A computed fold for a 1406-nucleotide RNA from an uncultured bacterium, annotated as small-subunit ribosomal RNA.
RNA sequence: UUAGAGUUUGAUCCUGGCUCAGGAUGAACGCUAGCGACAGGCUUAACACAUGCAAGUCGAGGGGCAGCGGGGUAGUAAGCUUGCUUACUACUGCCGGCGACCGGCGCACGGGUGAGUAACACGUAUGCAACCUGGCCGUCACAGAGGGAUAACCGGGAGAAAUCCCGCCUAAUACCGCAUAAUACCGGGGAAGGACAUCCUUUUCCGGUUAAAGGAGCGAUCCGGUGACGGAUGGGCAUGCGCCGCAUUAGUUAGUUGGCGGUGUAACGGACCACCAAGACGACGAUGCGUAGGGGUUCUGAGAGGAAGGUCCCCCACACUGGUACUGAGACACGGACCAGACUCCUACGGGAGGCAGCAGUGAGGAAUAUUGGUCAAUGGGCGAGAGCCUGAACCAGCCAAGUCGCGUGAGGGAAGACGGUCCUAUGGAUUGUAAACCUCUUUUGCCGGGGAGCAAAAAGCGGUACGCGUACCGCAUCGAGAGUACCCGGAGAAAAAGCAUCGGCUAACUCCGUGCCAGCAGCCGCGGUAAUACGUAGGGGGCAAGCGUUAUCCGGAUUUACUGGGUGUAAAGGGAGCGUAGACGGUACGCCAAGUCUGAAGUGAAAUGCCGCAGCUUAACUGCGGAACUGCUUUGGAAACUGGCGGGCUGGAGUGCGGGAGGGGUAAGCGGAAUUCCUAGUGUAGCGGUGAAAUGCGUAGAUAUUAGGAGGAACACCAGUGGCGAAGGCGGCUGUCUGGUCUGCAACUGACGCUGAGGCUCGAAAGCAUGGGUAGCGAACAGGAUUAGAUACCCUGGUAGUCCAUGCCGUAAACGAUGAGUGCUAGGUGUCGGGGAGGAAUCCUCGGUGCCGGAGCAAACGCAAUAAGCACUCCACCUGGGGAGUACGACCGCAAGGUUGAAACUCAAAGGAAUUGACGGGGGCCCGCACAAGCGGAGGAACAUGUGGUUUAAUUCGAUGAUACGCGAGGAACCUUACCCGGGCUCAAACGGGGAGUGACUCAGGCAGAGACGCCUGUUUCCCACGGGACACUCCCCGAGGUGCUGCAUGGUUGUCGUCAGCUCGUGUCGUGAGAUGUUGGGUUAAGUCCCGCAACGAGCGCAACCCUUAUCUUCAGUAGCCAGCAUAUAAGGUGGGCACUCUGGAGAGACUGCCGUGGAUAACACGGAGGAAGGUGGGGAUGACGUCAAAUCAUCAUGCCCCUUAUGUCUUGGGCAACACACGUGCUACAAUGGCUGGAAACAAAGUGAAGCGAGACGGUGACGUUAAGCAAAGCACAAAAACCCAGUCCCAGUUCGGAUUGUAGUCUGCAACUCGACUACAUGAAGCUGGAAUCGCUAGUAAUCGCGAAUCAGAAUGUCGCGGUGAAUACGUUCCCGGGCCUUGCACUCACCGCCCGUCAAG
Repeated sequence: UUAGAGUUUGAUCCUGGCUCAGGAUGAACGCUAGCGACAGGCUUAACACAUGCAAGUCGAGGGGCAGCGGGGUAGUAAGCUUGCUUACUACUGCCGGCGACCGGCGCACGGGUGAGUAACACGUAUGCAACCUGGCCGUCACAGAGGGAUAACCGGGAGAAAUCCCGCCUAAUACCGCAUAAUACCGGGGAAGGACAUCCUUUUCCGGUUAAAGGAGCGAUCCGGUGACGGAUGGGCAUGCGCCGCAUUAGUUAGUUGGCGGUGUAACGGACCACCAAGACGACGAUGCGUAGGGGUUCUGAGAGGAAGGUCCCCCACACUGGUACUGAGACACGGACCAGACUCCUACGGGAGGCAGCAGUGAGGAAUAUUGGUCAAUGGGCGAGAGCCUGAACCAGCCAAGUCGCGUGAGGGAAGACGGUCCUAUGGAUUGUAAACCUCUUUUGCCGGGGAGCAAAAAGCGGUACGCGUACCGCAUCGAGAGUACCCGGAGAAAAAGCAUCGGCUAACUCCGUGCCAGCAGCCGCGGUAAUACGUAGGGGGCAAGCGUUAUCCGGAUUUACUGGGUGUAAAGGGAGCGUAGACGGUACGCCAAGUCUGAAGUGAAAUGCCGCAGCUUAACUGCGGAACUGCUUUGGAAACUGGCGGGCUGGAGUGCGGGAGGGGUAAGCGGAAUUCCUAGUGUAGCGGUGAAAUGCGUAGAUAUUAGGAGGAACACCAGUGGCGAAGGCGGCUGUCUGGUCUGCAACUGACGCUGAGGCUCGAAAGCAUGGGUAGCGAACAGGAUUAGAUACCCUGGUAGUCCAUGCCGUAAACGAUGAGUGCUAGGUGUCGGGGAGGAAUCCUCGGUGCCGGAGCAAACGCAAUAAGCACUCCACCUGGGGAGUACGACCGCAAGGUUGAAACUCAAAGGAAUUGACGGGGGCCCGCACAAGCGGAGGAACAUGUGGUUUAAUUCGAUGAUACGCGAGGAACCUUACCCGGGCUCAAACGGGGAGUGACUCAGGCAGAGACGCCUGUUUCCCACGGGACACUCCCCGAGGUGCUGCAUGGUUGUCGUCAGCUCGUGUCGUGAGAUGUUGGGUUAAGUCCCGCAACGAGCGCAACCCUUAUCUUCAGUAGCCAGCAUAUAAGGUGGGCACUCUGGAGAGACUGCCGUGGAUAACACGGAGGAAGGUGGGGAUGACGUCAAAUCAUCAUGCCCCUUAUGUCUUGGGCAACACACGUGCUACAAUGGCUGGAAACAAAGUGAAGCGAGACGGUGACGUUAAGCAAAGCACAAAAACCCAGUCCCAGUUCGGAUUGUAGUCUGCAACUCGACUACAUGAAGCUGGAAUCGCUAGUAAUCGCGAAUCAGAAUGUCGCGGUGAAUACGUUCCCGGGCCUUGCACUCACCGCCCGUCAAG
């Protein structure tokens, strides 16, 4: 003492990048700000600097005396006490002192900065036997006697100035000889000792050379001077190790490397010079380029590391830029000198002056960094005997929230949970919130008043005492910038003191309003297109707090460069292959060494910092003291297992030998047959060839076909095989030549000779290049023909390079097992190739290859699995998000094409791997459906009806739009409906509810104007009452209105469709890291996930089926308005009596269940056949619609959120429109005729319904629609009501007709206020298109299609539509190849908004 999260997907696991949460800073910016302590403050322009200060001191070294003070002398003046005071002047160095000068010491310290420097600069450890060292300390010795100058001063001169020159005088601790002198230095000789190569140390003898300064004091004495030796301190030099990036910098170097001799230095050295030699450095990275002061340390991190080097300490370097030396102990000198340069300033233009990277300060630069402060009181430095002087070192103060630490902005009580704000489900609640008010208390900090430190004690001074005489002690006096500060006491008073960012997830914290892909936000993912917790306010909340956010940078998280601690089959990543150099690694037993390694000791690793402990400031930060630590380096004693070195051995690795073997291994020759093409000749005749189908092409000048002969080139059928060989590329007819590798057996030989392999060398498919050959077939380019919208393609006919050979280049491939080489180890099973052994054989054992399956293990999974992708070791190569890009530049190679090496800017938040669920496929398998096929009938052509589009219009209201809109909403638009248009009105308003007030009406009738609504006028005029009032109606006021206005993409409800398709899921278990799978798959079967069997599944739910309705049969009950068999009556009639048997009606039951038999099948499910039965295998029909899909439809049925309108988007009303009409489409009706039309006849036969504002018999009238009159019937009663097709007879005779009926004219009927726009029907007349319908297309499998009529809803009237009803009543289905739709399984996938997907290129616009 190691924390993670978001983001690739529909979901999952993995790989992998991006982003966030943490800490830090000499910081800056925004908003804000009460106090203190400590520490910090130009990171940029080593840019330029005004002004002041930052190095002086010594008179006890000297000559002097400008200035100051004192003394002395002289003079003058004033006062007076007449010799005193004061003032002034002059002289005087006599004294204190002292500007300038000579001289000494210092100025080489202290302070600043980081430009340069990649270096012995720095760090660390050593060495100097190759060196120096002022002042300081210790020891020894010495200081004799002389000399000559010079500055200042004085005088003169030049100059604007700076400054300089000349002359005269003078002193010294300034300078110079002489004397003396050594353990110094030089030369020579001897001895001893030591060692590390040149050598060093000690000692002795002889010769030579070289010193000095005085001053103070009455004095004692003190301070100095000279030489030598030693110490200490400080420096100089050398060396080992450590010390940034780029190899797209690979070669560098002539004083270069070394030698000899010199020069120079304090000293070594090519440091320098002359000569000689030709070396020296470099893949262990020289040289070059870029960048950079180094360290102690600082930040981060679990650590290893990574990043940094501000403040403090050590070292270095620099001082405007470059160079040079002088002085000195020390400098090549920040505030010295000289020269050159740039710049600035002064100038009388001749010349001069300057250097803030010292402290302040100014300008400039910049996002950005302070006062032209105080003091030498302390600490320290220089000088001095000392007092003392100097000190922008230092100590203090000032400014700055720029950092760290500490304190405060109050504490306790206080619910009517106040007012206000905000929100809501809003007459009420929630929240702000004990928060406030209010009561009690306290007073840190700030304010006022008073007191008031420590830092000061040594040294030095004066006086004294002691002694070992320069030290100790005692006494006295003096000295504080900070500062009246810290601190203490008192006083008043909650009084004067809170902000900032944030609230979608990561990430703690939510609501309203505004906005409407706008404005904006954003660290990543992403928010915003009308209900935004993501923008902007507000309220509220969470966070930190005198700060809070943002930006920038560093480390972390990131095991995302992996030493600790990663990978390379498919995610990025194994070199195309081999040989081999350097290097790295290396079998077995022994001996020695001790480089690595381990251990003990010693030295060093400065202090500060960091850690632990203790202590001092009220605490803390901060600081002091002690300890451990500083993982390092050096020296030394030891150990010898391992690595390494040396030595001689061993045979297991490796190799050699001998015997045997297999093989498309290679090389250069020779030979062979089949086939294609071509040539010649024969036979032979009209085509051949080619394709999906064709055409180009060849062919009557004789092709194709066929026979014979010949030429030439290329390739080698069968054998042939997850068979063989080779390092890879690759190798295939046969024969022999030359030749490589390999396997096996034996165990004779060598004795680790091995493995890997950066560079290097060699090989290296196809295509391509060069030169020369060759060319049968094939065949880029090219030509033609097709295909196609086009077709620079796929297909066809030709065809050149090329393919072949020789020689030389190229050097790349999905050069793949997408898997580097080597060694060892780790279950099995089963093939096959080549050897060996055993066995009679079957077969077994063994070695080497080559395959499949599979266990452990591994892996994200897929999978791999003794031929590993397992477990280990060794070496090499390679990877680090996607794109840009294997591109650009550079270099190398190449004849070229091009290859090798190989970036960046910019841009994205992904790119990717494996697996999963779906969807999809012009993938596969199985199955179903009027899906096709087989049939029947339509529609598409005509006319008309109706709906839609379009167009038109004042309006042609709105919605529905592939299937799943279009005779749909609408089951019925003349007004109304009605939503649209034009015009005219109304605004509590047309209706309704509530409250209040008033009135008694409302209504009705009449009149006027008007298109009407409406307006105006006249007349008429309530009810109940327990008398308070109530009911009703109208008017007025108030509150609710109203909207077919928008959004079906805010919704509820309802509906369509896939689809009445057989599916859709769950629980538990199991499998999988997981998404998920299993179940639900499989074998059968079914209409069916229906059932049976099997099965890691076992069960269950919603669907299927059944239960429900109807229809077909029977039984039973009931019997009127239904029925009538038998009886009676009566006939016009079930009319009546009677009866309920039958039909029928409507209640209840029965019946059908593969129940029975047979066959098949697994003995199952089930299928087929049969019996019985009214009905047979879900009997027919209906209702019933799983999970879900289509943001499917509907805000115009209704309901409803939000938004919008409010004298109008509401409402009333006249008229118009929804009905328009060049066209286009859908759905229907009627037809085109003879299976028909028309006329007549026959009392032919239904079912289901409807009827009171109704159905309406019958009778009469009318040609008719219909009218008049009127019975019956609220219906098994009466009526609508005639069913029609059908049947019989007649006629028409194939024609635009006796088909067809549109259109039009005239006359009518009915409904209705009203049929002009715009109804239906009737009669007469008119008599259009149309003679069976192109491409394409629809319905239907049995009481179905087709055909025939009937009824109902809506409705005043108005169906060819819709919904029902019955009558007549077929044809066909071989079958599942194909079209469409669907189900199950499986496969591929870069799709998942799911193929109407995704996505690439070009062009255009922006």
It matches the Rfam family "Bacterial small subunit ribosomal RNA". Its mean pLDDT, the model's own confidence on a scale to 100, is 84.